[in-house]
RNA sequence: GCCGGAGUAACUCAAAGGUAGAGUAGCUAUCUCGUAAGUAGCAAGUUGCGAGUUCGAUUCUCGCCUCCGGCU
Numbered sequence: 001g002c003c004g005g006a007g008u009a010a011c012u013c014a015a016a017g018g019u020a021g022a023g024u025a026g027c028u029a030u031c032u033c034g035u036a037a038g039u040a041g042c043a044a045g046u047u048g049c050g051a052g053u054u055c056g057a058u059u060c061u062c063g064c065c066u067c068c069g070g071c072u
Stems, first nucleotide, its partner, number of pairs: 001071007010024004018055001026042005048064005
């Protein structure tokens, strides 16, 4: 330099055009002599950045950035 893949909650990952979700972690309550486990609930996101298409973009298109792999 070229090709491919990935980037979404603190972490691991879903959602493939129509209100962004789960598990773990966190917080609160409950339970316990107390802690853990269990149970119920709560909070946490400018979906890497910018633009385009669209009534509507995490999703499709283009550019850029970062990471991973391959080729030379």